Source information:
A computed fold for a 543-nucleotide part of an RNA from an uncultured prokaryote, annotated as small-subunit ribosomal RNA, 5' domain. The full RNA is in RNAcentral, with records from ENA.
[in-house]
Context: one part of a larger RNA
RNA sequence: GAUUGAACGCUGGCGGCAUGCUUAACACAUGCAAGUCGAACGGUAACAGGCCGCUGUGAUCCCUUCGGGGUGAACUUGGCGCUGACGAGUGGCGGACGGGUGAGUAAUGCAUAGGAAUCUGCCCAGUAGUGGGGGAUAACGUGGAGAAAUCCACGCUAAUACCGCAUAUGUCCUACGGGACAAAGCAGGGGACCUUCGGGCCUUGCGCUAUUGGAUGAGCCUAUGUCGGAUUAGCUAGUUGGUGGGGUAAAAGCCCACCAAGGCAACGAUCCGUAGCUGGUCUGAGAGGAUGAUCAGCCACACUGGGACUGAGACACGGCCCAGACUCCUACGGGAGGCAGCAGUGGGGAAUAUUGCACAAUGGGGGCAACCCUGAUGCAGCAAUGCCGCGUGUGUGAAGAAGGCCUGCGGGUUGUAAAGCACUUUCAGUAGGGAGGAAGGCCUUAGUGUUAAUAGCGCUGAGGAUUGACGUUACCUACAGAAGAAGCACCGGCUAACUCCGUGCCAGCAGCCGCGGUAAUACGGAGGGUGCAAGCGUUAAUC
Numbered sequence: 001g002a003u004u005g006a007a008c009g010c011u012g013g014c015g016g017c018a019u020g021c022u023u024a025a026c027a028c029a030u031g032c033a034a035g036u037c038g039a040a041c042g043g044u045a046a047c048a049g050g051c052c053g054c055u056g057u058g059a060u061c062c063c064u065u066c067g068g069g070g071u072g073a074a075c076u077u078g079g080c081g082c083u084g085a086c087g088a089g090u091g092g093c094g095g096a097c098g099g100g101u102g103a104g105u106a107a108u109g110c111a112u113a114g115g116a117a118u119c120u121g122c123c124c125a126g127u128a129g130u131g132g133g134g135g136a137u138a139a140c141g142u143g144g145a146g147a148a149a150u151c152c153a154c155g156c157u158a159a160u161a162c163c164g165c166a167u168a169u170g171u172c173c174u175a176c177g178g179g180a181c182a183a184a185g186c187a188g189g190g191g192a193c194c195u196u197c198g199g200g201c202c203u204u205g206c207g208c209u210a211u212u213g214g215a216u217g218a219g220c221c222u223a224u225g226u227c228g229g230a231u232u233a234g235c236u237a238g239u240u241g242g243u244g245g246g247g248u249a250a251a252a253g254c255c256c257a258c259c260a261a262g263g264c265a266a267c268g269a270u271c272c273g274u275a276g277c278u279g280g281u282c283u284g285a286g287a288g289g290a291u292g293a294u295c296a297g298c299c300a301c302a303c304u305g306g307g308a309c310u311g312a313g314a315c316a317c318g319g320c321c322c323a324g325a326c327u328c329c330u331a332c333g334g335g336a337g338g339c340a341g342c343a344g345u346g347g348g349g350a351a352u353a354u355u356g357c358a359c360a361a362u363g364g365g366g367g368c369a370a371c372c373c374u375g376a377u378g379c380a381g382c383a384a385u386g387c388c389g390c391g392u393g394u395g396u397g398a399a400g401a402a403g404g405c406c407u408g409c410g411g412g413u414u415g416u417a418a419a420g421c422a423c424u425u426u427c428a429g430u431a432g433g434g435a436g437g438a439a440g441g442c443c444u445u446a447g448u449g450u451u452a453a454u455a456g457c458g459c460u461g462a463g464g465a466u467u468g469a470c471g472u473u474a475c476c477u478a479c480a481g482a483a484g485a486a487g488c489a490c491c492g493g494c495u496a497a498c499u500c501c502g503u504g505c506c507a508g509c510a511g512c513c514g515c516g517g518u519a520a521u522a523c524g525g526a527g528g529g530u531g532c533a534a535g536c537g538u539u540a541a542u543c
Base pairs, nucleotide, nucleotide: 001543002542003541004540006539007538008537009536010535013390014389015388016387017386018385019383020382021348026346027345028344030343031342032341035093036092037091040090041089043086044085047084048083049082050080051079052078053077056075057074061070062069063068100301101300102299109226110225111224112223113222114221115220118218119217123214124213125212126211127210128209129208130207131165133163134162140155141154142153143152144151145150170181171180172179173178185206186205187204188203189202190201193200194199227273228272229271234264235263236262239261240260241259242258243257244256245255246254276298277297278296279295280291281290282289283288303324304323305322306321307320326337327336328335329334354380356379357378358377362376363374364373365372366371393423394422395421396420403414404413405412406411427484429479430478431477432476433475437470442464443463444462445461446460447459448458449457450456487532488531489530490529491528492513493512494511498527499526500525501524502523508515509514
């Protein structure tokens, strides 16, 4: 000099863009962060509509012998899943993504370059199918146990849940004789024909099964590189290799039995300490040194330790089981929990923000779709934490005013500075106007494709009514008035900037040299000056 996720002191007008627990991987109140599908299913606890019925009140109208009788809108109440929908449940897909953290890890990691013995839901392309049956079970009902969490028995029922049979283009196994392996339906529309009036049948779309190839993602292996310590010199028995088995999606001591005695190491094994790695970032002319916040890629972890289940994918942050510590509930028998998600609380600390708004956009999950969910994300709030931009006026103005300070008492300086005069109005303020971020989706309609079809559905256009959290948006116009807006450090040398007063080796200063003991440009104050400026200094850290 440059730099920082900074902190502290003094000060502080506005905007844009970024950034914001570096410490206790400490403990957590509360709310939210992963659901969705009724176009898989049986159903109907809510809500709304429709239909039917009943009790009561009873508008209106009709009859009336004026006592009353009938009609019955509306309200009340009950039933029917009939319709829109839908709590709980079965089932499917997704909860393996997204989000957080860096504890562990010095190599099972990461970076670069290669490799062969593998798997891959959804997606894309191709080929071939989608026939015919069966038995259960939740929900529900009844009964029971328990404080609760929850659980048990019996009975009923559905499916794209489950299981046989058939078929096998193919795929797999094979001692090449042969053997094994599937599937599920749902929704929209419809002219003939059939009908038990439910539908069949045709067609379109979404699915389902087998298989081939792709794409994407993932697993595995090898080489090279990857901090310090030798005051760590030897380490190793599944250890190194082979044979035969087991095991995995897959190679392999990955595991096991037997056999051999190997393997690593001064080119640093082993041990100890420290540490997530990289693209990058900071600095530097470079070489290098330091570092790994934000953003991106990979890895690891999810209260601590262990384990598997399900699944295409996990040994699974908001899943399960066991053990442990901690917290909470309890009827003392037993149960519940996991913020290193977003906010927020306590604690620690020099120190780090709101228990905000919205799914409008982008993206993700589910769904045919409408749509639903989304603390991802988009925004807003707080903080001069950083970078960048703007402002705090402009011109004129000598009687060189007053005041302050200095003085050799003549004056000098503050100083065109102020006042005064003439202007301007950025930003902030008030009022009005006002883009873009909006693509889509919905309704109507034209053409075209599919089709038996002028249904339906897909694609391409046209028209219509719409969809914005931010938002009092950006931006523009008008209004008023210099009006609301400057500090901090330093002035002995290094180092730009000097005098007076006070103090008297005291009080104090100090980065180094050093100042202070009666005229201190070095302490404290004042005037003046110098440097930066919404900041300026100090401290810490790196080059």